[in-house]
RNA sequence: GCCGCCGAGGGGCGCUGCAAGUCCGGGCCAUGGGUUCCGGGAUCAGGCUCGGCCGGCAUCCAGCUCCACCCCCGCAACUGCGCCCGUUGAAC
Numbered sequence: 001g002c003c004g005c006c007g008a009g010g011g012g013c014g015c016u017g018c019a020a021g022u023c024c025g026g027g028c029c030a031u032g033g034g035u036u037c038c039g040g041g042a043u044c045a046g047g048c049u050c051g052g053c054c055g056g057c058a059u060c061c062a063g064c065u066c067c068a069c070c071c072c073c074g075c076a077a078c079u080g081c082g083c084c085c086g087u088u089g090a091a092c
Base pairs, nucleotide, nucleotide: 001057002056003055004053005052006051007050008049009048010085011084012083013082014081015080018047022041023040024039025038026037027035028034029033046078
């Protein structure tokens, strides 16, 4: 750094539907299947960000690095449309 998993970003309901995944059909390959291709159906609004891991993989470095503990000060930004609830602050 990538992947996977977990947590957080207050909660619920309805609508539309992109991507991914899934099913069906077609094309191509060739033959109990595969495919960076096309079309259709159903489903679908945490797929984003932050943090964590006695997880996996990859890369780099070489005697420093990391961790624990204590104190102080702070603490996200976002998330199609509509409605409802909750919390905090302000105004009237």
Overview: A computed fold for a 92-nucleotide RNA from a Lysobacterales bacterium, annotated as SAH (S-adenosyl-L-homocysteine) riboswitch aptamer. Lineage of the source: Bacteria > Pseudomonadati > Pseudomonadota > Gammaproteobacteria > Lysobacterales.